Annotation: Predicted 3D model of a 518-nucleotide part of an RNA (small-subunit ribosomal RNA, 5' domain) from an uncultured bacterium. Its mean pLDDT, the model's own confidence on a scale to 100, is 84.
[in-house]
Context: one part of a larger RNA
């Protein structure tokens, strides 16, 4: 002097743009944050139209016996649309929060993978024959206070299972050819042997298998680098290494047996403490200290600890399961939850905001597609909490009024300062017209920003300081008192240091103080 996710104090017009629980990873009412497809299936509902039967039974005609059917209501066929609980796909492994743990291949950077996987997507070959047996849903009957479950029947499917077929593909077993970086990689042709599909249609298509490669994303494995302590020096049995096997996408004590006794360690292991790492960010001439809010990558975590299931993918924030704590409902046998998603509420704290409006845009998930759904996101609200720009008027105007403060009473200072005369409207009010952001259609923001008119000096300044350091001086009052203070230090009867007025000096919608960091 710069700088902050700052607060305290006093003071406060206006817009843009960012930004807001740094504390208790405490505990949470309430609402909403993840669903969608009827073009995958069977049912159920409702409206219309059809086809039939039954019901009512008006006008009107009658030979008074009837005819005749308008109209009402109920089943039934068929067939559109429409909504859906259920079964079935596909997405809940992204997005969005946090920052507790982690000193670690965790995060940088820079390699490797001849040790690997990858659903949606794009290319490309080859297919898509034929059959079974079920369950939900619903119906019924039970059992529970509920949550919920149970038996019995009956049924669809792109839900499930055999079978066929195999260009290609995995295995096993024996050649042959190139080629490498050790384990070895790739072509290549024989013989054995495994394994596949699924249909819907608005007839335009969208799908379904197995293979091949692309892309994306992701896993593991190395070399360097990553805080303090030695008032921590010895650590270590699945430890180190091998064999075999098991598990896995895949290597690998990953995990089992058996063998052998090894691996680290003052080049600082083990222990302790602290901590997500990084781009970047403050400050600096720079080297280098600091730091890790906001934004961008990466990792870990979801009440606490454990576990696995499904899946391309989790060892899964709003999926299960199991203990623990804890709140909640009970008929006391038994059940229910999980805000570190937006909002909000209590509580902790010096301290941090609205239970807001919209899918119009960007992007995300299903869907052929209308179109649903999206507290991701675009907005708006509060806060001077930070940056920037604006403004609180401009010219003239000397009887230097008046009033205040000082005086040596002569004057001197506020002070061109008002006043008082011409003027101008930024901003703010009032009126009027009005976007872009969207491409046919479709705008939350929003009658926003902008523009124009008319209108009045009108509604807009504080805060700190004036002994040196350090810019700015005088009266009173006080009298080692009361109080100042960053550091020297001021005050004990003329204090330019306190407190108060006048004046002045600095910055400015702020100013000072604090606390941090260079």
């Nucleotide at each position: 002097g710069g700088a902050u996710g700052a607060a305290c104090g006093c003071u406060g017009g206006c817009g843009g743009c960012g930004u807001g629980c740094u504390u208790a990873a405490c505990a949470c009412a309430u609402g909403c944050a993840a669903g969608u497809c009827g073009a995958a299936c069977g049912g159920g509902a409702a409206a219309c139209a059809u086809u039939u039967c039954a019901u009512u039974g008006a006008a009107g005609c009658u030979u008074c016996g009837g005819c005749a059917g308008a109209u009402u209501u109920g089943g039934u066929c068929u067939g559109u649309u429409u909504c859906u609980a259920g079964u079935g796909g596909c997405g809940g492994a992204c997005g969005g929060g946090u920052g507790a743990g982690u000193a670690a291949c965790g995060c940088g950077u820079g390699g490797g993978u001849a040790a690997c996987c990858u659903g949606c997507c794009u290319u490309g070959u080859a297919c898509u024959g034929g059959g079974g047996g079920a369950u939900a849903a619903c119906a019924g009957u039970c059992a529970g206070a509920a949550a919920u479950g149970a038996c019995u029947g009956c049924u669809a499917a792109u839900a499930c299972c055999g079978c066929a077929u195999a260009a290609g593909c995995g295995c096993a077993c024996a050649g042959g050819g190139c080629c490498g970086c050790a384990u070895g990689g790739u072509c290549u042709g024989g013989u054995g042997u495994g394994a596949a599909a699924a249909a819907c249609u608005c007839c335009g298509g969208u799908g379904g298998u197995c293979u091949a490669a692309g892309a994306u994303g992701g896993a593991c494995c190395c070399g360097c680098g990553u805080u303090g302590g030695a008032u921590u020096a010895g650590c270590u049995a699945g430890u180190u290494g091998g064999c075999a096997g098991g598990g896995c996408a895949g290597c690998g004590g990953c995990c089992u047996a058996c063998c052998a006794a090894g691996g680290c360690g003052a080049c600082g292991a083990u222990c302790c403490a602290u901590a997500g790492c990084c781009g970047g960010c403050c400050u600096g001439a720079g080297a280098g200290g600091g730091u890790g809010a906001a934004c961008g990558g990466c990792c870990a975590c979801a009440u606490u600890g454990g576990g696995a299931c499904u899946g391309a993918g989790a060892c899964a924030c709003g999926g299960c399961c199991c203990a623990g704590a804890c709140u909640c409902c009970u008929a006391c046998g038994g059940g229910a939850g999980g805000c570190a998603g937006c909002a909000g509420u209590g509580g902790g704290g010096a301290a941090u905001a609205u239970u807001g409006c919209a899918c119009a845009a960007u992007g995300g998930g299903g869907g052929a597609a209308a179109c649903c759904c999206u507290g991701a996101u675009g907005c708006a609200g509060c806060g001077a909490c930070g940056c920037c720009g604006c403004g609180u008027g401009a010219a003239g105007g000397a009887a230097g009024a008046a009033g205040u403060a000082u005086c040596u009473c002569g004057g001197u200072a506020u002070g061109u300062a008002a006043a008082c005369u011409u003027c101008u409207a930024u901003c703010a009010g009032c009126a009027g017209g009005g976007a872009a952001g969207a491409u046919a259609a479709u705008g939350a923001c929003g009658g926003u920003a902008c523009c124009u008119g008319a209108c009045u000096a009108a509604g807009a300044a504080g805060c700190c300081c004036c002994g040196g350091c350090u810019a700015a001086c005088u009266a009173c009052g006080u009298g080692c008192c009361a109080g100042c203070a960053g550091c020297c230090g001021c005050g004990g009867u003329a204090a330019u240091a306190c407190g108060u007025a006048g004046g002045g000096g600095g910055c400015a919608a702020g100013c000072g103080u604090u606390a941090u960091c260079c």